Model confidence (mean pLDDT): 84 of 100.
This is a predicted structure of a 1490-nucleotide RNA (small-subunit ribosomal RNA) from an uncultured bacterium.
[in-house]
RNA sequence: AGAGUUUGAUCAUGGCUCAGAUUGAACGCUAGCGGGAUGCCUUACACAUGCAAGUCGAACGGCAGCACGGACUUCGGUCUGGUGGCGAGUGGCGAACGGGUGAGUAAUGUAUCGGAACGUGCCCAGUAGCGGGGGAUAACUACGCGAAAGCGUAGCUAAUACCGCAUACGCCCUACGGGGGAAAGCAGGGGAUCGCAAGACCUUGCACUAUUGGAGCGGCCGAUAUCGGAUUAGCUAGUUGGUGGGGUAACGGCUCACCAAGGCGACGAUCCGUAGCUGGUUUGAGAGGACGACCAGCCACACUGGGACUGAGACACGGCCCAGACUCCUACGGGAGGCAGCAGUGGGGAAUUUUGGACAAUGGGGGAAACCCUGAUCCAGCCAUCCCGCGUGUGCGAUGAAGGCCUUCGGGUUGUAAAGCACUUUUGGCAGGAAAGAAACGUCGCGGGUUAAUACCCCGCGAAACUGACGGUACCUGCAGAAUAAGCACCGGCUAACUACGUGCCAGCAGCCGCGGUAAUACGUAGGGUGCAAGCGUUAAUCGGAAUUACUGGGCGUAAAGCGUGCGCAGGCGGUUCGGAAAGAAAGAUGUGAAAUCCCAGAGCUUAACUUUGGAACUGCAUUUUUAACUACCGAGCUAGAGUGUGUCAGAGGGAGGUGGAAUUCCGCGUGUAGCAGUGAAAUGCGUAGAUAUGCGGAGGAACACCGAUGGCGAAGGCAGCCUCCUGGGAUAACACUGACGCUCAUGCACGAAAGCGUGGGGAGCAAACAGGAUUAGAUACCCUGGUAGUCCACGCCCUAAACGAUGUCAACUAGCUGUUGGGGCCUUCGGGCCUUGGUAGCGCAGCUAACGCGUGAAGUUGACCGCCUGGGGAGUACGGUCGCAAGAUUAAAACUCAAAGGAAUUGACGGGGACCCGCACAAGCGGUGGAUGAUGUGGAUUAAUUCGAUGCAACGCGAAAAACCUUACCUACCCUUGACAUGUCUGGAAUUCCGAAGAGAUUUGGAAGUGCUCGCAAGAGAACCGGAACACAGGUGCUGCAUGGCUGUCGUCAGCUCGUGUCGUGAGAUGUUGGGUUAAGUCCUAUAACGAGCGCAACCCCUGUUGUUAGUUGCCAGCGAGUCAUGUCGGGAACUCUAACAAGACUGCCAGUGCAAACUGUGAGGAAGGUGGGGAUGACGUCAAAUCAUCACGGCCCUUACGCCUUGGGCUACACACGUGCUACAAUGGCCGGUACAGAGAGCAGCCACUGGGCGACCAGGAGCGAAUCUAUAAAGCCGGUCACAGUUCGGAUCGGAGUCUGCAACUCGACUCCGUGAAGCUGGAAUCGCUAGUAAUCGGAUAUCAGCCAUGAUCCGGUGAAUACGUUCCCGGGCCUUGUACACACCGCCCGUCAAGCCAUGGAAGCUGGGGGUGCCUGAAGUCGGUGACCGCAAGGAGCUGCCUAGGGUAAAACUGGUAACUAGGGCUAAGUCGUAACAAGGUAACC
Repeated sequence: AGAGUUUGAUCAUGGCUCAGAUUGAACGCUAGCGGGAUGCCUUACACAUGCAAGUCGAACGGCAGCACGGACUUCGGUCUGGUGGCGAGUGGCGAACGGGUGAGUAAUGUAUCGGAACGUGCCCAGUAGCGGGGGAUAACUACGCGAAAGCGUAGCUAAUACCGCAUACGCCCUACGGGGGAAAGCAGGGGAUCGCAAGACCUUGCACUAUUGGAGCGGCCGAUAUCGGAUUAGCUAGUUGGUGGGGUAACGGCUCACCAAGGCGACGAUCCGUAGCUGGUUUGAGAGGACGACCAGCCACACUGGGACUGAGACACGGCCCAGACUCCUACGGGAGGCAGCAGUGGGGAAUUUUGGACAAUGGGGGAAACCCUGAUCCAGCCAUCCCGCGUGUGCGAUGAAGGCCUUCGGGUUGUAAAGCACUUUUGGCAGGAAAGAAACGUCGCGGGUUAAUACCCCGCGAAACUGACGGUACCUGCAGAAUAAGCACCGGCUAACUACGUGCCAGCAGCCGCGGUAAUACGUAGGGUGCAAGCGUUAAUCGGAAUUACUGGGCGUAAAGCGUGCGCAGGCGGUUCGGAAAGAAAGAUGUGAAAUCCCAGAGCUUAACUUUGGAACUGCAUUUUUAACUACCGAGCUAGAGUGUGUCAGAGGGAGGUGGAAUUCCGCGUGUAGCAGUGAAAUGCGUAGAUAUGCGGAGGAACACCGAUGGCGAAGGCAGCCUCCUGGGAUAACACUGACGCUCAUGCACGAAAGCGUGGGGAGCAAACAGGAUUAGAUACCCUGGUAGUCCACGCCCUAAACGAUGUCAACUAGCUGUUGGGGCCUUCGGGCCUUGGUAGCGCAGCUAACGCGUGAAGUUGACCGCCUGGGGAGUACGGUCGCAAGAUUAAAACUCAAAGGAAUUGACGGGGACCCGCACAAGCGGUGGAUGAUGUGGAUUAAUUCGAUGCAACGCGAAAAACCUUACCUACCCUUGACAUGUCUGGAAUUCCGAAGAGAUUUGGAAGUGCUCGCAAGAGAACCGGAACACAGGUGCUGCAUGGCUGUCGUCAGCUCGUGUCGUGAGAUGUUGGGUUAAGUCCUAUAACGAGCGCAACCCCUGUUGUUAGUUGCCAGCGAGUCAUGUCGGGAACUCUAACAAGACUGCCAGUGCAAACUGUGAGGAAGGUGGGGAUGACGUCAAAUCAUCACGGCCCUUACGCCUUGGGCUACACACGUGCUACAAUGGCCGGUACAGAGAGCAGCCACUGGGCGACCAGGAGCGAAUCUAUAAAGCCGGUCACAGUUCGGAUCGGAGUCUGCAACUCGACUCCGUGAAGCUGGAAUCGCUAGUAAUCGGAUAUCAGCCAUGAUCCGGUGAAUACGUUCCCGGGCCUUGUACACACCGCCCGUCAAGCCAUGGAAGCUGGGGGUGCCUGAAGUCGGUGACCGCAAGGAGCUGCCUAGGGUAAAACUGGUAACUAGGGCUAAGUCGUAACAAGGUAACC
């Protein structure tokens, strides 16, 4: 310090999430030790038991119990306060501290800083005292009541208990005359004096009284600060102030009487919710944020509420009284209690310890002291809750052991890890030693003080002893022994760390993005690895990252965000000069800012945590001194801001009243006749009762053509015929005046389109609703015909709009250019030019912006003020308030839910967007398909099986260039199991041939013949082949084409697809590749921030068309010769044709026109061929998870006496039906018969087959030639002639019957062909649809592959004959380029909206039901203070009693507020595959939106 996540990608906006630190934590797994800390965050819930506040005999009377002494004794004991002491009691001090908790409390609190009208026990200092009396009372005794708790009556007694008297100042009160008020003793010691004694007396100490001062503590007051809510805006009656009483320690409405009517509040009163506050803790760079455990300061509370008493101090945690709730005891009459002290229990809860030890230390209370008490405290125990430290061994050790895991089978990894060897002993165990924490008090000695005193007492020094809970603990030493000691989480990215197996959208994971649907680095397990480590993860919570509330430090044209507009009070801000004072500001000083904490430097525990010393800091507050530039304030000026006056000007600015013409409609009267109107097309509608049209006249309402404009005016909304009246604002010119009068503006006020509302008018046209007609699957719409509110006027409401420039107002500054509209000035050749000022448009520099864009009219650079925003949805909704007649407006949430929503721009794709261009795409033509029969393929259905695949174009005469068996993969049945096939090991035999038997066959079984090749002398070995055995393995047309390779289809032979460098852009990307032309073409030219290049195009290749050269057999034969009925048949020839090699040729080269050029045009020339001559091969980057695991190959999975292999028979050929593709036809451009002519290419030895013979024929029997330019094949249409005459025919040939031929082991299922007979449908084919642009379509035949044969009408080639048409690009389809829109990117077969139906969730309303807190009125009213009274008690002081006010609580009443719950109901959210439509995104098919 950042990262992940919206997108195909990008930038920015924006949320969500993560990495860090932290915790009084909890949970899961695990666990060796020590030190230091922490430990009920929840029920301020209820509490059993024990302890937590006592002490003093040196205040007192005393003596229950214990011990001692004494006396007596009957030896049992009794008596004796005499002593040590001391229960209970009187009295004193303490109990108001210490300890706990955080309920209440938003100020009666706290923090900081100040203040004046106070109190104060113990303590310190000063002054003065401490005299003399009195009467009671508890204890105790007696009696009595009660279950108990406890109480009553009578009697005795003491005091440092109580009460007078005296004295009394410095004290208090005062009307200044005066008045009032104290005390207590106890202990130690003692010389003189006194006393019978006790003692007096003196002295010391302690105590006591009065008073002054101090210290510390406490009470009170003020300023500032101190959470959220305005969906809480008004609150207040002792309330605010005064006067006078009362009261208090003290000021004060603290309280009362009277008087006045104040006081608080937008700088947030009141009300509601929440909360103890602080030092600090945690986080953060800081500023901030969150928190307030432990420790420390303050406050509040002590079962709940109220109250006072005592006291220096309380309205009192371990006191009292009353009321209430709860618990316990009870004899039912009545009593007792308060763990938010320490332990502990129950309960609650995710969750928090021992009913421990000691007063040894520190501190507290009492005491003269010893000492006693102390759950404060110090220690120990429990818990990995946190922090810190240590250890679980160290070194060497490679056949890199075994095992595990992975593997490409080679190895790799675990891994120097282990084993093994050597060493060490922290820790733990055992044993031994062993601290510091302890210094005091007290005792003794010495010195000093006090004193009459060597006494007591106090101080100092010294000495000896005593005191330890922890604890035989820390620490030290010895002994044995690697011995006692490692886990947890994670390993897809963020984020360090990867493989295998299992699972198969299941089980599961997940912080976010997201994994899992058969090869999961994401689930589970294992191996390995990474991180941390006695811990590790998870959960919860806080801050951070988050500049995501922005003071530091954000924004508002389009992402969320400028109020619809103006005026304007408060508030904020404010021109210029001088003077003043000093509030802000600045500087210095002083006080304070507790300690602890944090930080720095040291010190002590072996180190650290921890503890401790010193410093710094505590950014604050207060006081004071100084300064006067700036801001505020006071005073005096100025004119540049603002305003007023004068002149001139423009204008749909506003209001009122008049008035005009055109048009629509209606009415009247004519003319006139059959239609009009309306639409994509129609219909409804109007019209023969006379419409529409047309002429004249009239009525009425609304709106104002042309001018008219990116024009003008207005704050905005908005404003338009013309005239008049009233009226607001603005601009400009030059001066004069006022003298900062200004800017902005929360609340407020005013205006505010359309629609809507109320009352009354008006109503021509238009027109929600409504009706009808169409359209449609439907059409509650779009279109049409009608039509009411409304639109208009007056008055009154409403107050909202995409009220938009989506841009608040004001001011200053910062290049220009062009147009237009107002005003002014200068010049003018009178056309105009220049300057200036106010508006309004278009460009544009700098700058800004995420980009788009803005750009002197800013979205630039600045200042002032206001408004608004903080993820999407829920929702501008609910509830509440305000306004409104209503509609509704305004203000304005939450639960819940999602990980996005949104902006700008980019590249694509798409559009029932646009422009351009191309293609047999349409059009123009020719011929077909779709109708028929049969063929073939497919679907379906069928079947034991009808094997499998291909399924829009781009499956369907496709894989299959040949299913009777085989093929064959399917089915049935019968067999085989190292196998039909391959390699390796062992073993036997050559191989092979022949003959039998069984069986459907595979197969089983018997017999006979036979011995080979290479090496070697031989034995033997080897190779090939055939058997046998066991095991590795074979085998699989089994699955996955969505794991793959290869090959193929398609867009498409379409003209595209890219790269390097440069440039532009933040970037994705763009440019190049676009524009203008041109082309078949990204072909070329030109322009050009591009310049070049690559894959495609073209060309190079093959065939064909012309010519030449060479060559001349099997081909050719002109000329010469020979021969034949005839034929290149022969000699020969090399001319021609041809064959097959090499060349030439065509390149827009030439001409003309057009054009910058490229290029185009031309019955141009020449040429065989002319603008790519024709055809073929050739298929860019890519798309379709396109096809193929059944051509082949291959990963993974599956089968292994079977999903493998062999065999027989069957099936792939079946058939209500549907579709595709082709054949033959329907006939006369034809059929049939006879005659006759002309090809090319290809094939051939298990072959092609001449020729001869036979057969009607298929074919058969002979048989020549040819492994081919040599031999083999009638080409057909055509031509010539004849016949048929429009018919189901002399068309058509299906089907069926009969007879045959051929192939083949075999034609039944299931072959082809021949002959005779039979002679079906069909007379040119609906909607729709296909091919073709020239040697093409059409038509005619021929050949070949496969192949024994063939279901071939298929496929692929070959030639013969040989057309028609193309105006053209509007439309259909496909494609290319540019542009535009987009909410699409799986890319329109996209996206997406709403109702309904189902489930779940939270919320609102709701008849009601049920709680809570607070306030108000009335009634009642305990305890208690105060007041009154007080016949009773007391000598008295006074008290009991009675009573008044106040009052906790209770009751009751009516409201308001706030929860819970509820039949039913409303909308909302969420949920792979529900229903209905298709609203939006493209012109989304009616532009969308408010």